[in-house]
């Protein structure tokens, strides 16, 4: 990051499995993605629980396709 090339990933829905849940895994399917590759470090947000009294705080989880950061990667026009 282009009117390029080779490719890659796979939203929602549906089916199956796991989980209290957020959600995760597999199949199918493509909304999209130049890192939609990896990583829970920071922010944010969602779930379960406790306390408080109505704000919020704490504990344990989830989300990388919410943003930022870190690491890695294909091609090569301006």
């Nucleotide at each position: 990051g282009a009117g390029a090339a080779a490719g890659g990933c796979a939203a929602a829905a549906c089916c199956c499995c796991g989980g209290c849940g957020a959600c995760g895994g597999g199949g199918c399917g493509a909304c999209g993605c130049a890192a939609a590759g990896c990583u829970g470090c920071g922010g944010g947000u969602c779930u379960g629980g406790a306390g408080a009294a109505g704000c919020c705080u704490c504990c344990a989880g989830g989300c990388a396709g919410c943003c930022g950061g870190g690491c890695u990667g294909c091609c090569g026009a301006a």

Source information:
Predicted 3D model of a 78-nucleotide RNA (c-di-GMP-I riboswitch aptamer) from a soil metagenome. The prediction has a mean pLDDT of 88.